[in-house]
RNA sequence: GGGCGGUUAGCUCAACUGGUAGAGCACUUGACUUACAUUCAAGAGGUCGUAGGUUCGAUUCCUGCACCGCCCA
Numbered sequence: 001g002g003g004c005g006g007u008u009a010g011c012u013c014a015a016c017u018g019g020u021a022g023a024g025c026a027c028u029u030g031a032c033u034u035a036c037a038u039u040c041a042a043g044a045g046g047u048c049g050u051a052g053g054u055u056c057g058a059u060u061c062c063u064g065c066a067c068c069g070c071c072c073a
Stems, first nucleotide, its partner, number of pairs: 001072007010025004019056001027043005049065005
């Protein structure tokens, strides 16, 4: 330099052929316990990497850029 994949909750990852985004773990509260843990119930937490474009509407489609990984040179 060329090609490909990835970026979503604190962490690991889903999802939607465009219409208000979820799980597990972690966290908070309650129940249980002398207490802790386990278990059960409830809850909080997201400008979906970034800047534009298309659209009535973009996490999703298109383009640039940034970062991470793989392959080729």
Molecule: transfer RNA
Organism: Candidatus Omnitrophota bacterium